This is a predicted complex of two RNAs, RNase P RNA and transfer RNA, with 483 nucleotides together. Rfam match: Bacterial RNase P class A. From the family's description: Ribonuclease P (RNase P) is a ubiquitous endoribonuclease, found in archaea, bacteria and eukarya as well as chloroplasts and mitochondria. Rfam links the family to the GO terms ribonuclease P activity, dimeric ribonuclease P complex and tRNA processing. The prediction has a mean pLDDT of 75.

[in-house]
RNA sequence: UCAGGCGGCCGGGCGACCGCUGGUGGGGCAACUCACUGGAGGAAAGUCCGGGCUCCACGUAGGCAAGGCGGCGGAUAACGUCCGCCCGGGGAAGCGGCCCGACCCGAAAGGAUUGGGAAGCGUAACCCGAGGGAUAGCGCCACAGAAAGCAAACCGCCCGGAACUCGUUCCGGGUAAGGGUGAAAGGGUGGGGUAAGAGCCCACCGCGUUCCUGGUGACAGGGAUGGCAAGGCAAGCCCCGCCUGGAGCAAGACCGAAUAGGGACGGGCGCCCAGCAAUGGGCAGGCGCGCCUUCGCGCUCCGUCCGGGUUGGUCGCGCGAGGCGUCCCGCGAGGGGCGUCCCAGAGGAAUGGUCGCCCAUCGGUCGCAAGACCGUGGACAGAACCCGGCUUACAGGCCGCCUGAUCCU
RNA sequence: GGUGGGAUAGCUCAGCCGGUUAGAGCGCAGGACUCAUAAUCCUGAGGUCCCCGGUUCGAUUCCGGGUCCCACUA
Numbered sequence: 001u002c003a004g005g006c007g008g009c010c011g012g013g014c015g016a017c018c019g020c021u022g023g024u025g026g027g028g029c030a031a032c033u034c035a036c037u038g039g040a041g042g043a044a045a046g047u048c049c050g051g052g053c054u055c056c057a058c059g060u061a062g063g064c065a066a067g068g069c070g071g072c073g074g075a076u077a078a079c080g081u082c083c084g085c086c087c088g089g090g091g092a093a094g095c096g097g098c099c100c101g102a103c104c105c106g107a108a109a110g111g112a113u114u115g116g117g118a119a120g121c122g123u124a125a126c127c128c129g130a131g132g133g134a135u136a137g138c139g140c141c142a143c144a145g146a147a148a149g150c151a152a153a154c155c156g157c158c159c160g161g162a163a164c165u166c167g168u169u170c171c172g173g174g175u176a177a178g179g180g181u182g183a184a185a186g187g188g189u190g191g192g193g194u195a196a197g198a199g200c201c202c203a204c205c206g207c208g209u210u211c212c213u214g215g216u217g218a219c220a221g222g223g224a225u226g227g228c229a230a231g232g233c234a235a236g237c238c239c240c241g242c243c244u245g246g247a248g249c250a251a252g253a254c255c256g257a258a259u260a261g262g263g264a265c266g267g268g269c270g271c272c273c274a275g276c277a278a279u280g281g282g283c284a285g286g287c288g289c290g291c292c293u294u295c296g297c298g299c300u301c302c303g304u305c306c307g308g309g310u311u312g313g314u315c316g317c318g319c320g321a322g323g324c325g326u327c328c329c330g331c332g333a334g335g336g337g338c339g340u341c342c343c344a345g346a347g348g349a350a351u352g353g354u355c356g357c358c359c360a361u362c363g364g365u366c367g368c369a370a371g372a373c374c375g376u377g378g379a380c381a382g383a384a385c386c387c388g389g390c391u392u393a394c395a396g397g398c399c400g401c402c403u404g405a406u407c408c409u
Numbered sequence: 410g411g412u413g414g415g416a417u418a419g420c421u422c423a424g425c426c427g428g429u430u431a432g433a434g435c436g437c438a439g440g441a442c443u444c445a446u447a448a449u450c451c452u453g454a455g456g457u458c459c460c461c462g463g464u465u466c467g468a469u470u471c472c473g474g475g476u477c478c479c480a481c482u483a
Base pairs, nucleotide, nucleotide: 001405002404003403004402005401006400007399008398009397010396012358013357014356015355016354017353018352020039021038022037023036024035025034026033027032041380045391046390048389049388050387051386052385053248054247055246056245066244067243068242069241070240071085072084073083074082075081086131087129088128089127090126094123095122096121098117099116100115101114102113104111105110132239133238137237138236139233140232141231154179155178156175157174158173159172160171161170162169163168164167187205188204189203190202191201192200206228207226208225209224210223211222212221213220214219252315253314254313255312262306263305264304265303266302267301270283271282272281273280274279285300286299287298288297289296290295322341323340324339325338326337327336328335329334359378362375363374364373365372366371410482411481412480413479414478415477416476419435420434421433422432437453438452439451440450441449459475460474461473462472463471
């Protein structure tokens, strides 16, 4: 310089004025008012996982059912999250290798230089993987195709026989190398072999079994051997291992009115009418509310005591797996020590508005350009018990790092 | 705030669980019957199976994420 990738952070700034709201202090009987001080996010969102906390249930342990998780090792309060590693897949302008051409050396094999090519091969950072088990069992694999799960002969190839119009047809058999179908056709490439073929045989690769070595382990490397028998789907049932009691702050706790309503004790239960009575109606009386009343309404015996509990009020409710700085341990996630700070919390629920200057965005005009002027106006979004993650949304901006190639020092 | 469920034709719903062909009733259009209409009969059209990814040969169906709607809960 070119090419390809990864991570972190911010997400308007300053000033003036006017408001909203928590706390503390002062004033006021109170309503309220004054001063000081605090006042949204990286996602506060979705509520998808995991925990704290609270109540309910529950002897302990184990099992069944249901649900979830799944390479290995670690981190953590825990996790489906994070870190490191393993395996598989992807990943190149370039480089290596390959192919083609030119030319040089050489007897040749081959080697050197150079130009070009891109279908295929190898190789980086990095990206992706719901990544246990398909020789435990069951199930499914449409259409097409001859055959689709104890494989299979449609075309083709080969052998034998027959017929005749003499290169075709028919019959019997062999063959999974080739064609065709399909997502998938029962190891791949090359050679030998054969009538043609075939792990039939051989080499390399793949696969199974076994042994050795390395590693905590996933796994890797190597040797021997088998003789190709093992297709896919478990985000189908299932098997193996591990985890999970249920509900959720509208959880839950406390205080607690009356013309609501439960219980205990004591006292009382008048008059008239109907009725045998129970009971019903009326009057009187009593109690409560309407500030009071001779008025109105409601209740029906009165009084005392006890417990529950609705509206409501208070708590739960923010000192916490906390933030910042620094040192040590660790590759890292993270852990520990020390110092320092207190940082929204109320309720259907505040955190806003206007103006000025500046920084971005977008549009327009001028200008070769740098830039100048004018206008516009700031992404997604907004706490509701709290925390760790994941996922989703997000205008724009800043910073750092990795890999490959080439050139220079 | 919390917890469940749903989205398929113009409307109301099956089919999803158990994977490969999308259906019913009403409605709509055309035809038959009738003097005409209704009813009835015949025929037909009409679908991003809410959207985006993943698993799979193959997704309305299984899995994850998003959007919208409904119900319950003091």